Context: one part of a larger RNA
RNA sequence: GGAUGAACGCUAGCGGCAGGCCUAACACAUGCAAGUCGAGGGGUAACAGGGGAGCUUGCUCCCGCUGACGACCGGCGCACGGGUGCGGAACGCGUAUGGAACCUGCCCCUGUCAGAGGAAUAGCCCAUGGAAACGUGGAUUAAUGCCUCAUGGUAUUGUGAAGUUGCAUGAUUUUACAAUUAAAGAUUUAUCGGACAGGGAUGGCCAUGCGUAUCAUUAGCUAGUUGGGGAGGUAACGGCUCACCAAGGCGACGAUGAUUAGGGGCCCUGAGAGGGGGAUCCCCCACACUGGUACUGAGACACGGACCAGACUCCUACGGGAGGCAGCAGUGAGGAAUAUUGGACAAUGGUCGGAAGACUGAUCCAGCCAUGCCGCGUGCAGGAAGACGGCCCUACGGGUUGUAAACUGCUUUUCUACAGGAAGAAAGGUUCCCUUGCGAGGGAGAUUGACGGUACUGUAGGAAUAAGGACCGGCUAACUCCGUGCCAGCAGCCGCGGUAAUACGGAGGGUCCGAGCGUUAUCC
Repeated sequence: GGAUGAACGCUAGCGGCAGGCCUAACACAUGCAAGUCGAGGGGUAACAGGGGAGCUUGCUCCCGCUGACGACCGGCGCACGGGUGCGGAACGCGUAUGGAACCUGCCCCUGUCAGAGGAAUAGCCCAUGGAAACGUGGAUUAAUGCCUCAUGGUAUUGUGAAGUUGCAUGAUUUUACAAUUAAAGAUUUAUCGGACAGGGAUGGCCAUGCGUAUCAUUAGCUAGUUGGGGAGGUAACGGCUCACCAAGGCGACGAUGAUUAGGGGCCCUGAGAGGGGGAUCCCCCACACUGGUACUGAGACACGGACCAGACUCCUACGGGAGGCAGCAGUGAGGAAUAUUGGACAAUGGUCGGAAGACUGAUCCAGCCAUGCCGCGUGCAGGAAGACGGCCCUACGGGUUGUAAACUGCUUUUCUACAGGAAGAAAGGUUCCCUUGCGAGGGAGAUUGACGGUACUGUAGGAAUAAGGACCGGCUAACUCCGUGCCAGCAGCCGCGGUAAUACGGAGGGUCCGAGCGUUAUCC
């Protein structure tokens, strides 16, 4: 000098863009953060409409009939998105090159198929236990839930035959036989779905090389350890697991142990080499109160799922139960220190749905903070009696503050008041009409914006609303007077102060930056 997720002191007008618990992966009140589909199903708790009955004439009852829909069965989603950096020195990450012994919901392409039957169970109803959480028994019912049978082309596997190719094990094409496996319907008739097989895409899986912190005052480490054939397990390879057999495997090119640490793209600095860092944004990894376990599923060993154990908190009728903010806000605590218990689904994206749409603290916005970067402003011109005033200086003549002020003229960025007022939506959805190659396309109408009456624009007013901080001995730009008298104090280093201190304190003056200026901390 540059830099920062900064903090502290003094000061502070506005805007744009960005950033904002670095500490306790400490504990958490409250609300919200993952639902959706009635075009899968039985139904009807609430609301509305309709119909009916009764009468007290505005109420009660009945009917799932309609719109809808609580709870329930079922489907898809909840493995994404969002958070944090505990752990981990590892094929975790980065990079490069490969591999097959495998899986892959939704999506795309191709081919083929969808025949017949059955048994249950939630809910509802009845009974009943419990303070609650939550149950228990009985009866009954549906499905795109479950089960059985049939069919089963293609495909896969096995066996055989023929062709092509190759020296050959073989590779490849065609073909015959055998084995194996399936399904679900809904509706407003436009569609949306179902099953199987092959291929693709996406995601996962595995291997190898290289790179990836410190300590040798850590030198030996290792029994599933290293390898083998076998078995089990897995989607699949593999000591992944197991019995058996062999005795291997690693190590000064640093094994083992210890300490520290998420890795990278990137960021800071530097001429570069290098050094330092890993906030925001993007990719990967790990974790979800602590430890363990599996279940479901295409996918998890699963943040807002389950079970067990533990610590903690809460409820209790003392028998027993409930909970997990490292989601968004917010609270306490810790700390030098880090924000609102805000608005909206209008846009982008996601899940579900045929759609309308619902949900979405993802996201888009707003609020707070000079935390940073950038931009603008606090006026411009004239004006000498060089005014007054200075705890200013003085050789007492004057000098300086200083064109500074007053005063005159001008301008209106900001400001205040009033008025107008977006883009983000030629998107999307919806109604009507037309065309159509049936996928869709075109036209017309009425609509959809949280931000926001915001940005922006116009008119009016009037210099009006706006300057500080640090420093002035040298380094280092900027000097005098007074006070003090090795005192009080200063200080980054050298060093100042013991009676004329440009170094302490005050004043006048000056210098440098400027809505900031200094200090501290850290890095180059």
This is a predicted structure of a 524-nucleotide part of an RNA (small-subunit ribosomal RNA, 5' domain) from an uncultured Bacteroidota bacterium. The prediction has a mean pLDDT of 82.